Small-subunit ribosomal RNA, central domain from an uncultured bacterium, 352 nucleotides, folded computationally.
Context: one part of a larger RNA
RNA sequence: CUGGGCGUAAAGCGCGCGCAGACGGCUGAUGAUGUGCCUGGUGACAGUCCGCCGCUCAACGGCGGGAGGUCUGGGUAGACAGGUCGGCUAGUAGGUGGGAGAGGGGUGUGGAAUACCCGGUGGAGCGGUGAAAUGCGUAGAGAUCGGGUGGAACACCAGUGGCGAAGGCGGCACCCUGGCCCAUACUAGACGUUGAGGCGCGACAGCGUGGGGAGCAAACGGGAUUAGAUACCCCGGUAGUCCACGCCGUAAACGAUGUGCAGCCGGUGCUGGCGGGUGAUUGCGCCUGUCGGUGCCCAAGGCUACCUGCUGACUGCACCGCCUGGGAACUACGGCCGCAAGGCUAAAGCUC
Numbered sequence: 001c002u003g004g005g006c007g008u009a010a011a012g013c014g015c016g017c018g019c020a021g022a023c024g025g026c027u028g029a030u031g032a033u034g035u036g037c038c039u040g041g042u043g044a045c046a047g048u049c050c051g052c053c054g055c056u057c058a059a060c061g062g063c064g065g066g067a068g069g070u071c072u073g074g075g076u077a078g079a080c081a082g083g084u085c086g087g088c089u090a091g092u093a094g095g096u097g098g099g100a101g102a103g104g105g106g107u108g109u110g111g112a113a114u115a116c117c118c119g120g121u122g123g124a125g126c127g128g129u130g131a132a133a134u135g136c137g138u139a140g141a142g143a144u145c146g147g148g149u150g151g152a153a154c155a156c157c158a159g160u161g162g163c164g165a166a167g168g169c170g171g172c173a174c175c176c177u178g179g180c181c182c183a184u185a186c187u188a189g190a191c192g193u194u195g196a197g198g199c200g201c202g203a204c205a206g207c208g209u210g211g212g213g214a215g216c217a218a219a220c221g222g223g224a225u226u227a228g229a230u231a232c233c234c235c236g237g238u239a240g241u242c243c244a245c246g247c248c249g250u251a252a253a254c255g256a257u258g259u260g261c262a263g264c265c266g267g268u269g270c271u272g273g274c275g276g277g278u279g280a281u282u283g284c285g286c287c288u289g290u291c292g293g294u295g296c297c298c299a300a301g302g303c304u305a306c307c308u309g310c311u312g313a314c315u316g317c318a319c320c321g322c323c324u325g326g327g328a329a330c331u332a333c334g335g336c337c338g339c340a341a342g343g344c345u346a347a348a349g350c351u352c
Base pairs, nucleotide, nucleotide: 003324004323005322006321007306008305012320014201015200016199017198021194022193023192025088026087027086028085029084030083033081034080035077036076037075038074039073040072041071042069049065050064051063052062053061054060091191092188093187094186095184096183097182098181099180103177104176105175106174107173108172109171110154115149116148117147118146119145120144121143125136126135162169163168206247207246208245209244210243211242215241216240220236221235222234223233258319259318260317261316262315263314266297267296268295269294270293271292272291273290274289275288276287277286278285279284301308302307325352326351327350334345335344336343337342
């Protein structure tokens, strides 16, 4: 390389948009590029293979035959693939009418709680732990009542509930805005799928400039514990956590499961629509059909097993990514990116 694989053994890019490329619905005609068939040419010699022969055999050699190609010229067929022209509506997109939602961005605003400040009451403790101590407090703490300031987060509702491509998203109101679902007798007429590069998004931490800073809290200081204790526990506490703008681009970025399409038993919840039936009649049920989402249990099937099982790890198709013994090594070197931290790509010697 081929082959075989990628939930847990090595292996699905963190996620999306998308150029090239690859692949592509039903139907008619057309030409004949692929494709099949026929025919001409060619595929030197030697070699390989088969047969016969010559050296005493063999190696070796001689003669004959055959094979060997994405080959080439001409002709022909017209199913399939591709091309061209035309038609269609099941894919796709749009229109119309409804619907649910912590989807995103912005501006306001609310209450609870913590902390701090001011004032009142009050008078010896508070705090903390396994037990303590450091710490706070007669300069009046803690507790309690009233007032104020400020920042951050939104209890209950809240749910294997919802939304989003992923990261992720949760008080309330308004403004701007994306996607999705259902119904449909309307419109276009294959406009689709995937996607190397590329571009964008991307938790936390971290970085730059400016702001903010209540609580929490790396580092750091102190108290304990201990043989020690650069920890776990306690008292403090700065970056940071928050905001704006700009970087970083990682993760057990996980369903450790790429995306799309088709096919393939049932049961039972939740959730969003639409329809039918039925009992009540102001917002309610019950039965049932259907489409979308999200869970659990399972048939067949798959899997070494665990498990999975229409939300597949089943049966197939299309396209991309990735793996190829362990360590060295998510490393070195080089390149690209970054302000830096570092990121991406990625070996070998050696060793088992």
The RNAcentral record of the full RNA draws on ENA and SILVA.